The prediction has a mean pLDDT of 85. The part of an RNA shown here (small-subunit ribosomal RNA, central domain) has 351 nucleotides and comes from an uncultured bacterium. Rfam family: Bacterial small subunit ribosomal RNA.
Context: one part of a larger RNA
RNA sequence: CUGGGUGUAAAGGGAGCGUAGACGGCUGUGCAAGUCUGGUGUGAAAACCCGGGGCCCAACCCCGGGACUGCUUGGAAAACUGUAUAGCUUGAGUGCAGGAGGGGCAGGCGGAAUUCCUAGUGUAGCGGUGAAAUGCGUAGAUAUUAGGAGGAAACACCGGUGGCGAAGGCGGCCUGCUGGACUGUAACUGACGUUGAGGCUCGAAAGCGUGGGGAGCAAACAGGAUUAGAUACCCUGGUAGUCCACGCCGUAAACGAUGAAUACUAGGUGUCGGGGGACAAUUGUUCUUCGGUGCCGCAGCAAACGCAUUAAGUAUUCCACCUGGGGAGUACGUUCGCAAGAAUGAAACUC
Numbered sequence: 001c002u003g004g005g006u007g008u009a010a011a012g013g014g015a016g017c018g019u020a021g022a023c024g025g026c027u028g029u030g031c032a033a034g035u036c037u038g039g040u041g042u043g044a045a046a047a048c049c050c051g052g053g054g055c056c057c058a059a060c061c062c063c064g065g066g067a068c069u070g071c072u073u074g075g076a077a078a079a080c081u082g083u084a085u086a087g088c089u090u091g092a093g094u095g096c097a098g099g100a101g102g103g104g105c106a107g108g109c110g111g112a113a114u115u116c117c118u119a120g121u122g123u124a125g126c127g128g129u130g131a132a133a134u135g136c137g138u139a140g141a142u143a144u145u146a147g148g149a150g151g152a153a154a155c156a157c158c159g160g161u162g163g164c165g166a167a168g169g170c171g172g173c174c175u176g177c178u179g180g181a182c183u184g185u186a187a188c189u190g191a192c193g194u195u196g197a198g199g200c201u202c203g204a205a206a207g208c209g210u211g212g213g214g215a216g217c218a219a220a221c222a223g224g225a226u227u228a229g230a231u232a233c234c235c236u237g238g239u240a241g242u243c244c245a246c247g248c249c250g251u252a253a254a255c256g257a258u259g260a261a262u263a264c265u266a267g268g269u270g271u272c273g274g275g276g277g278a279c280a281a282u283u284g285u286u287c288u289u290c291g292g293u294g295c296c297g298c299a300g301c302a303a304a305c306g307c308a309u310u311a312a313g314u315a316u317u318c319c320a321c322c323u324g325g326g327g328a329g330u331a332c333g334u335u336c337g338c339a340a341g342a343a344u345g346a347a348a349c350u351c
């Protein structure tokens, strides 16, 4: 390389958009590059294969034929691929009519709770634990009542294997701007599609830069316990950080450990958003259909576990990745980054 693979054994890129490329619906006609067919020229000799022959045989040598699967050139075929052209509507998209949603961004508003401050009541404890102690408290704490401040911190109940989003993720209420999906219709375009190396964009938490903010929580740190020790688990404190604005970082068990798209292949039962029919008409019952989200289960698949119309089944297209363990996601080089580091990514040696 080929082959075989990628849920858990090595292996799906964190996710999307999209360039080149690869692949691509139905019908007619033309061309003939691929394709198919029979010719022309060439494909040196030797070697090779087959049939003979010569050295006693063989090796070796000689003769004839084949082959040399290629290239060249002109002719013929037109199913498929390609290409050109004319159309089509099922793929794809647009329009129109609808309802659903924590999708995104911005602005405004709200109540509960923790903490702090002030004032009142009130008196000796509070707090914390397995038990304690550190800590707070007669300078009046804890508790309780009233008032205030602050955090642009988080939004109980509703809340649900329920919804939305490409993924990361998204949850108080209202308003504005805005993206997508879904259902119905069939007016419009007429293959405009799928995938996607590079590329670009997004991307939890932590971390970084500048400036704010800081209630609660809390790495580091300090103290108290525990213990043989305790650089921990438990307790009392507590700084970065957590929050906001702008800019970086670009990684996660970024998981469904399952790439994207299309088609096909028993059923049963929940649930969410729509459409249609029948019955009843207040709620509704039932049948059916489209799209999502779960559970169970047949065929099939699978090493088993299990998957099973949301496939890990049957097929096709495109991309990514794997090829024994360690060394090692290391070294070196390069690119990116303020840094931390990220990306790419070996070998010796060893089992």
Stems, first nucleotide, its partner, number of pairs: 003323004007305002012319001014202004021195003025088007033081002035077001037075001039073001041071002048066007091192001092189003095185004103178007110155001115149007125136002163170002207248006216242002221237004259318006267296013300307002324351003333344004